The part of an RNA shown here (small-subunit ribosomal RNA, 3' major domain) has 474 nucleotides and comes from a Deltaproteobacteria bacterium. The prediction has a mean pLDDT of 83. Its Rfam family is "Bacterial small subunit ribosomal RNA". The source organism's lineage runs through Bacteria, Pseudomonadati, Myxococcota and Myxococcia.
[in-house]
Context: one part of a larger RNA
RNA sequence: UGACGGGGGCCCGCACAAGCGGUGGAGCAUGUGGUUUAAUUCGACGCAACGCGCAAAACCUUACCUGGGCUUGAAAUACGGCGGAUAGGCAUAGAAACAUGCCUUCCUUUUGGCUGCCGUGUAGGUGUUGCAUGGCUGUCGUCAGCUCGUGUCGUGAGAUGUUGGGUUAAGUCCCGUAACGAGCGCAACCCUUGCUAAUAGUUGCCAACAGGUUAUGCUGGGAACUUUAUUAGGACUGCCGGUGUUAAACCGGAGGAAGGUGGGGAUGACGUCAAGUCCUCAUGGCCCUUAUGUCCAGGGCUACACACGUGCUACAAUGGUUGGUACAGAGGGUCGCGAAAUCGUGAGAUGGAGCCAAUCCCAGAAAGCCAACCUCAGUUCAGAUUGCAGUCUGCAACUCGACUGCAUGAAGUCGGAAUCGCUAGUAAUCGCGGAUCAGCAUGCCGCGGUGAAUACGUUCUCGGGCCUUGUACA
Numbered sequence: 001u002g003a004c005g006g007g008g009g010c011c012c013g014c015a016c017a018a019g020c021g022g023u024g025g026a027g028c029a030u031g032u033g034g035u036u037u038a039a040u041u042c043g044a045c046g047c048a049a050c051g052c053g054c055a056a057a058a059c060c061u062u063a064c065c066u067g068g069g070c071u072u073g074a075a076a077u078a079c080g081g082c083g084g085a086u087a088g089g090c091a092u093a094g095a096a097a098c099a100u101g102c103c104u105u106c107c108u109u110u111u112g113g114c115u116g117c118c119g120u121g122u123a124g125g126u127g128u129u130g131c132a133u134g135g136c137u138g139u140c141g142u143c144a145g146c147u148c149g150u151g152u153c154g155u156g157a158g159a160u161g162u163u164g165g166g167u168u169a170a171g172u173c174c175c176g177u178a179a180c181g182a183g184c185g186c187a188a189c190c191c192u193u194g195c196u197a198a199u200a201g202u203u204g205c206c207a208a209c210a211g212g213u214u215a216u217g218c219u220g221g222g223a224a225c226u227u228u229a230u231u232a233g234g235a236c237u238g239c240c241g242g243u244g245u246u247a248a249a250c251c252g253g254a255g256g257a258a259g260g261u262g263g264g265g266a267u268g269a270c271g272u273c274a275a276g277u278c279c280u281c282a283u284g285g286c287c288c289u290u291a292u293g294u295c296c297a298g299g300g301c302u303a304c305a306c307a308c309g310u311g312c313u314a315c316a317a318u319g320g321u322u323g324g325u326a327c328a329g330a331g332g333g334u335c336g337c338g339a340a341a342u343c344g345u346g347a348g349a350u351g352g353a354g355c356c357a358a359u360c361c362c363a364g365a366a367a368g369c370c371a372a373c374c375u376c377a378g379u380u381c382a383g384a385u386u387g388c389a390g391u392c393u394g395c396a397a398c399u400c401g402a403c404u405g406c407a408u409g410a411a412g413u414c415g416g417a418a419u420c421g422c423u424a425g426u427a428a429u430c431g432c433g434g435a436u437c438a439g440c441a442u443g444c445c446g447c448g449g450u451g452a453a454u455a456c457g458u459u460c461u462c463g464g465g466c467c468u469u470g471u472a473c474a
Stems, first nucleotide, its partner, number of pairs: 001474002003471003007468007015458002019422005026313008034304002042053002064299007077121008087104006106113002124288002127286003133282002135277003138273001140271001145184006151160003164175003190265004195233007205222002209220003236259001239253005315415001319374007331362003336355002341350003381412001386407007428450007
């Protein structure tokens, strides 16, 4: 100087407390361990691995296994030699790759283009080392810290500044001060949302006028409103009162759409964990080179006495079923979205209007509201499992897809010890969209609808910051 303390002081955080809802019990989905297996490819392991890499494992993917092939090789490049087409089609055997046979078959400036075979230099490797590395990422932590120059003090390591008194979300600001300044962080500048104005009206809008319809901005038209998208304004403790050291600031108030960082996002200092990744990519060393490379078919990654994590659905009456009826936002669409109409109980099929989209389509939002039934039961709760019959995608749904109809109707009556999330348009609850994608979503990323309870407080648990103290620690 640090680190540590079941030392002290001050302070903060959904850290505790106060509340609301869960997990842990059940069934299923998914990931992991273990076991099994020819193979169940590999990585990730406290927080910070375990719905993670994977924003899609039937083939492909695919790296694994079994079997069948190839060896200048699936792709790239250079040189030498030999050759003519390369290539396409058909047939045979085959699981295919591939092999064999037959048919058709070059251009050109004679330099070559294209290409096969042989040989050589080389290729190739998701092989190994993340403890050789770059790059990228997680984490402490959006915590308020981490440092430097000059000066001063100290023999020196170092100290000071950065400590102290206040204050703040903040090393934020003020005062004091052997320090005076500065840098990286904080804040602000950026995006979005909330208010207003100007400009502009199409595909969006419809107040006034006119026309028309069973009905609808449908039409003429309008530029008010909503909205769209560009530019501005607006919030700064600016004003008032109080407290305070005449400070910084805090408390209350006015005005205001918004008040003290208005809400949300992006933004992550010096560093820590030899943290993660050589299987995104790049790359040193090592290793394989008729195989650890490469092509193909089938299988596996989907197994199943079990254990754990993360979720979905429930156990019901604040509910279930049936009928009627209302209101979003944000997205996507040409190898695409696909309307009306018709068929089917349905998944869906036929159909093909319109749309490269503020125009058309996906598209019916659902919870909600209005009625009726159910009356506390393993039930008109719950839906696993299984049987049969189908639909769709796709060469192909057996291993191993999703969905539909009929039948079947399991566990489950609110969950031990323990444990998680959340402070406001949040939790809870309800549906909608997108990426990936031929098909497949309870996952992920977004969107809106309805919309709470509680916070006395900081004694305790956990994590963190500053000062101080002790130390057989470095």